[in-house]
Molecule: SAM riboswitch aptamer (S box leader)
Organism: pig gut metagenome
RNA sequence: CUUAUCAAGAGCGGUGGAGGGAACGGCCCUGUGAAGCCCGGCAACCUGCGAUAAAGCAAGGUGCCAAAUCCGGCGGUGAAACGAAAGAUGAG
Numbered sequence: 001c002u003u004a005u006c007a008a009g010a011g012c013g014g015u016g017g018a019g020g021g022a023a024c025g026g027c028c029c030u031g032u033g034a035a036g037c038c039c040g041g042c043a044a045c046c047u048g049c050g051a052u053a054a055a056g057c058a059a060g061g062u063g064c065c066a067a068a069u070c071c072g073g074c075g076g077u078g079a080a081a082c083g084a085a086a087g088a089u090g091a092g
Base pairs, nucleotide, nucleotide: 001092002091003090004089005088006087011039013038014037015036019029020028021027024072025071026070040065041064042063045061046060047058048057049056069086074083075082
């Protein structure tokens, strides 16, 4: 850079001690214990099995495990819906 997906799913564990939800503005979560690490789990993409297809299964690679990508910003509308941008993840 191209492309697909982003309203589903996932701990009443150990450790750790104050932060976290990308940035900004909000709004939230958090000492009834944040981040990180370990263990555990989920199953979208790749991969394997499945007849080389589909459903399905596995969980090896990577990813993920509060809230729609938590909401908004731009376009659109009376207000919404919706679309875009930005971001995340996979594959190339």